Parts: sequence; C1' cells; structure tokens
RNA sequence: AUAUAAGAAGGGCAAAUCUAUUGAAAAGUAGAGACGCAAAACUAUAGGGGCUAAAGGCUUAACCAAAGUCAAUGCCAGCCAGUUGCAUUU
Repeated sequence: AUAUAAGAAGGGCAAAUCUAUUGAAAAGUAGAGACGCAAAACUAUAGGGGCUAAAGGCUUAACCAAAGUCAAUGCCAGCCAGUUGCAUUU
C1' cells in the first nucleotide's frame, strides 16, 4: 500500500407511518419518526429487473359516457449491479 473477516472510536443515513406540498399516477420534497443499513454515498434510454399509464394508439361500444389493451427519454439505487469512499485494533 492492497484485499478479506471481525470489532472499536468519531460518527453518518433514515424504513413504515403521520402532516404539509408537487404530480394523472408511480413517486418526489420538507418536518416529525426510527425499521434497519459497512457503503442505505453516487449512477436510471445507452447493464439487468420492478412500478405507474396522463396524453396518445388499437379494440369494444357509441347520444353523453364508459371499459379493456399497447407502451416511458415518467418513477424506484433501502431489488441485483457498476463506480467511488471513512476508520486502522487483530
């Protein structure tokens, strides 16, 4: 110096839920909260996977309306994955 495993110190992040707010929705943001996490840091058309489907297309229907289906350059990194990183006792 590098890698692996287990601890310590300083600490860090923040699930569900609730409130407010943005959004068609998935979900995001802020506050409270703490299930957990050695990467729960970063990366989302250009690695895989998952969620939603407003507008739009197609089908049914057809006065109005409504239903089904297709599909993300929309969303999820606390699903796997890629990249990077703190500590220095054994």
This is a predicted structure of a 90-nucleotide RNA (c-di-GMP-I riboswitch aptamer) from Streptohalobacillus salinus. It was read from a public genome assembly, where an Rfam model found it. Rfam family: c-di-GMP-I riboswitch aptamer. Rfam's curators write: GEMM was predicted in a large-scale screen for bacterial structured RNA regulatory elements. Model confidence (mean pLDDT): 80 of 100.